[in-house]
Context: one part of a larger RNA
């Protein structure tokens, strides 16, 4: 509650598809639901609106006449909106081209380190730190060298570079599969937008089963440090950190900015495509100028309390779904879905201030 808002004050669901709903291009005819004029009928009473009248006036009454609503029937209008038909291409699919990418899954290969085994060389330390210790090491360590074995990660490149609907994605290569950008003199013809429930996806952590385990490292267990040190620093070191199949369903899941169209001065970069036009060693080269699409700065005007934002809005408009309504209590009780748990998702009040 016909209201005001949601970057930062309470507020945009992490995303995404989608079903109801709700909105909804241009041209034409119909129809006449709807609407919109007129007419008849109905429309208690009180209210209201005008005239008169009564109480000494007014409030107030009392009378006439009028107005207002919904309703039912008649005859018309045809813009807009629904309804039917037909018809079109700008919106949305599709199809063709020849390009860009860390987009996805799967599988192979490859790399430095790291460690770990074995061999040779070498001999007294070595690690650590502010400074120490604990710690390893004479059964030969640290080093230096050759062979093997492991499992993780992918330096340089690398870029407010790129891809994706988020999460997130970076050695090479194949295969397989997915989406946008641009270009067109091809097709279809509004098939669209959002989208309650629904659904899928969803970092990190955790949870089940079966693997693997170098390094990292909660917990633990030692050394230090202190007034103490359940820390910080330093020795070790266990789940998990990796694979595969399930579950969780959370995040400062953020541009703290929901999505889709339209429309509103510019200037400077840069990815990707196209167009013209110069140069060229003619190579998938190089310069300029421009369109379209992404992505970044600066800023006009407009907005904003400000900060700032500003054709990648937070301006101006539509459309539609979410969400806020003083702090605490409290993301708590309780119930109900869901999960193995953990927990998560719906979510209150007394109080209090």
């Nucleotide at each position: 509650u016909u209201g005001a808002g949601c970057c930062u004050a309470a507020a945009g669901c992490g995303u995404c598809c989608g079903u109801a709903g709700c909105c909804g291009g241009c041209c034409u005819u119909g129809u006449a639901a709807a609407u919109c004029u007129c007419u008849g009928g109905g429309u208690a009473a009180a209210u209201c609106g005008g005239g008169c009248a009564g109480c000494u006036u007014a409030a107030c009454u009392g009378u006439c006449c009028g107005a207002a609503u919904u309703c039912c029937g008649g005859a018309g209008a045809g813009a807009c909106u629904g309804c039917a038909a037909g018809g079109c291409u700008u919106g949305g699919g599709a199809c063709u081209g020849g390009g860009a990418g860390a987009g996805g899954u799967u599988g192979a290969a490859g790399g430095u380190a790291c460690u770990c085994c074995a061999g040779g060389g070498g001999u007294a330390g070595g690690g650590g730190u502010a400074a120490a210790a604990u710690c390893c090491u004479g059964u030969a360590a640290u080093c230096c060298u050759u062979g093997g074995g492991g499992g993780a990660c992918c330096a340089c490149c690398a870029g407010u570079g790129g891809c994706g609907a988020a999460g997130g994605c970076g050695u090479u290569c194949a295969a397989c599969u997915a989406g946008a950008a641009c270009a067109g003199a091809u097709c279809c013809g509004a098939c669209g937008g959002u989208g309650a429930g629904g659904g899928a996806c969803g970092a990190a952590g955790c949870c089940c089963u079966g693997g693997g385990g170098c390094g990292c490292a909660a917990a633990c267990g030692g050394g230090a440090u202190u007034a103490g040190a359940u820390a910080c620093c330093c020795c070790g070191g266990u789940a998990g950190u990796c694979c595969a199949g399930g579950g969780u369903g959370u995040a400062a899941a953020c541009g703290c900015u929901g999505c889709a169209g339209a429309c509103u001065u510019g200037g400077u970069g840069u990815u990707g495509g196209g167009a013209u036009u110069c140069c060229c060693g003619c190579g998938a080269g190089g310069g300029a100028u421009u369109c379209c699409a992404g992505u970044g700065c600066c800023g006009g005007a407009g907005a904003g309390a400000a900060g700032u934002u500003g054709u990648u809005a937070a301006g101006u408009c539509u459309g539609c779904c979410g969400c806020u309504u003083g702090g605490g209590g409290a993301g708590u009780a309780c119930g109900g879905u869901c999960g193995c748990a953990a927990g998560a998702c719906u979510g209150a009040a007394a109080c209090u201030u």
Small-subunit ribosomal RNA, central domain from a metagenome, 353 nucleotides, folded computationally. RNAcentral holds the full RNA, with entries from SILVA. Its mean pLDDT, the model's own confidence on a scale to 100, is 88.